RNA sequence: UUCAUUGACAGGCAAGUCAUCCGAAAGGAUGAACACGCAAAGCUACGGAUCUAACGGGUUCUUCCCUAUGAUAGCCGGGCUGCCAUU
Numbered sequence: 001u002u003c004a005u006u007g008a009c010a011g012g013c014a015a016g017u018c019a020u021c022c023g024a025a026a027g028g029a030u031g032a033a034c035a036c037g038c039a040a041a042g043c044u045a046c047g048g049a050u051c052u053a054a055c056g057g058g059u060u061c062u063u064c065c066c067u068a069u070g071a072u073a074g075c076c077g078g079g080c081u082g083c084c085a086u087u
Base pairs, nucleotide, nucleotide: 004087006085007084012038013037016034017032018031019030020029021028022027036074042080043079044078046077047076048075049072050071051070056066057065058064
């Protein structure tokens, strides 16, 4: 240095809670004290899945249904990239 291996060192991420903000919602951003977890919990909506339903459409008519152009990468798979150490 390369490949494989493992996750025990350094370093990293951060569910949930609270506050503020964005959003129709789902959900997201930032901050605080923490820490459910993560070896790609880094990036990517390409396939599947799930959530929401503003706009639009329908309707037995003000109620319900359909609809992704919205969202989830910490639901699964695929693609791209990558740190440290062990053997």

c-di-GMP-I riboswitch aptamer from Rheinheimera sp. UJ63, 87 nucleotides, folded computationally. Taxonomically the source falls in Rheinheimera (Bacteria, Pseudomonadota, Gammaproteobacteria, Chromatiaceae). Its mean pLDDT, the model's own confidence on a scale to 100, is 84. It was read from a public genome assembly, where an Rfam model found it.